Context: one part of a larger RNA
RNA sequence: UGACGGAGGCCCGCACAAGUGGUGGAGCAUGUGGUUUAAUUCGAUGCAAAGCGAAGAACCUUACUAGGUCUUGACAUGCCGCGAAUCCUCUUGAAAGAGAGGGGUGACUUCGGGAAAGAGGACACAGGUGUUGCAUGGAUGUCAUCAGCUCAUGCCGUAAGGUGUUGGGUUAAGUCCCGCAACGAGUGCAACUCUUAUGUUUAGUUGCCAUCGUUGAGUUUGGAACCCUAAACAGACUAUCAGUGAUAAGCCAGAGGAAGGUGAGGAUGGCAUCAAGUCAUAAUAACCCUUAUGCCUUGGGCGACACACGUGCUACAAUGGACGGGACUAAGGGUCGCAAUCCCACGAGGGUGAGCUUACCCCAAAAUCCCGUCCUCAGUUUGAAUUGCAGGCUGCAACUCACCUGCAUGAAGCCAGAAUUGCUAGUAAUUUCCGGUCAGACAUACGACGGUGAAUUCAUUCCCGGGACUUGUACA
Numbered sequence: 001u002g003a004c005g006g007a008g009g010c011c012c013g014c015a016c017a018a019g020u021g022g023u024g025g026a027g028c029a030u031g032u033g034g035u036u037u038a039a040u041u042c043g044a045u046g047c048a049a050a051g052c053g054a055a056g057a058a059c060c061u062u063a064c065u066a067g068g069u070c071u072u073g074a075c076a077u078g079c080c081g082c083g084a085a086u087c088c089u090c091u092u093g094a095a096a097g098a099g100a101g102g103g104g105u106g107a108c109u110u111c112g113g114g115a116a117a118g119a120g121g122a123c124a125c126a127g128g129u130g131u132u133g134c135a136u137g138g139a140u141g142u143c144a145u146c147a148g149c150u151c152a153u154g155c156c157g158u159a160a161g162g163u164g165u166u167g168g169g170u171u172a173a174g175u176c177c178c179g180c181a182a183c184g185a186g187u188g189c190a191a192c193u194c195u196u197a198u199g200u201u202u203a204g205u206u207g208c209c210a211u212c213g214u215u216g217a218g219u220u221u222g223g224a225a226c227c228c229u230a231a232a233c234a235g236a237c238u239a240u241c242a243g244u245g246a247u248a249a250g251c252c253a254g255a256g257g258a259a260g261g262u263g264a265g266g267a268u269g270g271c272a273u274c275a276a277g278u279c280a281u282a283a284u285a286a287c288c289c290u291u292a293u294g295c296c297u298u299g300g301g302c303g304a305c306a307c308a309c310g311u312g313c314u315a316c317a318a319u320g321g322a323c324g325g326g327a328c329u330a331a332g333g334g335u336c337g338c339a340a341u342c343c344c345a346c347g348a349g350g351g352u353g354a355g356c357u358u359a360c361c362c363c364a365a366a367a368u369c370c371c372g373u374c375c376u377c378a379g380u381u382u383g384a385a386u387u388g389c390a391g392g393c394u395g396c397a398a399c400u401c402a403c404c405u406g407c408a409u410g411a412a413g414c415c416a417g418a419a420u421u422g423c424u425a426g427u428a429a430u431u432u433c434c435g436g437u438c439a440g441a442c443a444u445a446c447g448a449c450g451g452u453g454a455a456u457u458c459a460u461u462c463c464c465g466g467g468a469c470u471u472g473u474a475c476a
Base pairs, nucleotide, nucleotide: 001476002475003473004472005471007470008469010467011466012465013464015460019423020422021421022420023419026314027313028312029311030310031309032308033307034305035304042053043052064300065299066298067297068296070294073125077124078123079121080120082118087102088101089100090099091098092097108113127289128288130287131286132285136283138278140276141274148187149186150185151184153182154163155162156161167178168177169176193266194265195264196263198234199233200232201231202230203229204228208223209222210221237260240254243251244250303442320375321374322373323372324371325370326369332363333362334361337356338355342351343350344349382413387408388407389406390405391404392403429452430451431450434447435446
């Protein structure tokens, strides 16, 4: 100087407390361990692995495994000679491939040749999701959006180093003020950036308003006030007043205001730490394989199942369930597409195919909610697992191993031990909807959007994590 302390005082954080909803018990979904297996490909392992890489494993993907093939190779460059090539048919085969036959010559030419594409040959080489993340770059996680980390000159110290950066206040903040052997500076903080909340101006189509008409419609006419859209501005700065404070920084209360003290939310992540993770994104050094650790293909596997753990979904009901009727969003996606309307089907769906390259048309029905009726506390009109039968859709293909529908079946579960976790406001809880990936889909995941909409915070004693100060140390 650090690190550590079951050392001290100070400060902060959904850290505790106060509340609220969960997990842990049940069924199922999914990931992991273990076991099994020909193979169950590989990686990730406290927080910071485990609905993670994977924004989607039937084939493909695919790296694994059992067969069947190939050896200059599926892919690249160089050399040689051959015949243009594409094409059609047959045999064999699970396919890959192997064998045989047929037809057929073209651009440019100095008529010698020759680009492109094809199969063949010899070698240089290709190829490797093979190993080492403890050889690496890169980008990433984490502490942590915590407030720190440093430098120049000066001064102090023999030196390591110290000072500045400590102290008194204050702040979300090394934020600012005051003081001071320090005086300045850099980086981080804040601000600049995006969304959202208010207004003004500009602009009105496909949006808005009125009108005409309608089953409905960018269908008729008019308008630019409103709504909305999207560009430019304005607005919030402790600006103003009172109190308090050291006449400071600030704190507290009020007014005005759409908004008040960082208005709310995002993006933004300092110096370092963990030889953190990644050689399987791609890159790369060394090593290893080269008739195989490379390549092609068919089938299987990644989906197994005494069990253990994680993350979720659905519930156990009356603040509910069922049926009928009624209403209100936002944000997305659509031509390899979204599909209205009408008809058929109990339904999944099928037929038809208007409109839309989109503020126009479509997906699209919002659901919690409100009104009415039934159920009346039961393993039930709760709960939906499991299983049987019959169908539908996608796709060469749905057995292993997809999703959906109808009928029947109707399991556990009556609120969950020790323990553990999220959340401070349009938040939690609850409720639908949309998107990416995608032929289809195992999505209950992930990402986003709105609707309805709480309770509580005495306080910092204690638990956990963090910051700076003082102190102790047989540690470095």
Small-subunit ribosomal RNA, 3' major domain from Capsicum pubescens, 476 nucleotides, folded computationally. Its mean pLDDT, the model's own confidence on a scale to 100, is 81. The full RNA is in RNAcentral, with records from SILVA.